[in-house]
RNA sequence: GCACAGGUAGCUCAAAGGUAGAGCGCAGGACUUGAUCCUGAGGUCACGGGUUCGAAUCCCGUUCUGUGCG
Numbered sequence: 001g002c003a004c005a006g007g008u009a010g011c012u013c014a015a016a017g018g019u020a021g022a023g024c025g026c027a028g029g030a031c032u033u034g035a036u037c038c039u040g041a042g043g044u045c046a047c048g049g050g051u052u053c054g055a056a057u058c059c060c061g062u063u064c065u066g067u068g069c070g
Stems, first nucleotide, its partner, number of pairs: 001069007010024004018053001026040005031034001046062005
């Protein structure tokens, strides 16, 4: 340099055009004190444009990470 994959909660990851979720972690609570149960907080969905009534999702560009090739 070229190709491909990826960037979503503190961490690991879902969501495949129609109000952003799960597990773990965190905060609070309950009891039968357990690797238990209940409740809650936490997100400009990498960035900028475009398409659309509507975009995390489709298109273009940029950027960062990984893999392969040269």
A computed fold for a 70-nucleotide RNA from a Thermoanaerobaculia bacterium, annotated as transfer RNA. Rfam family: tRNA.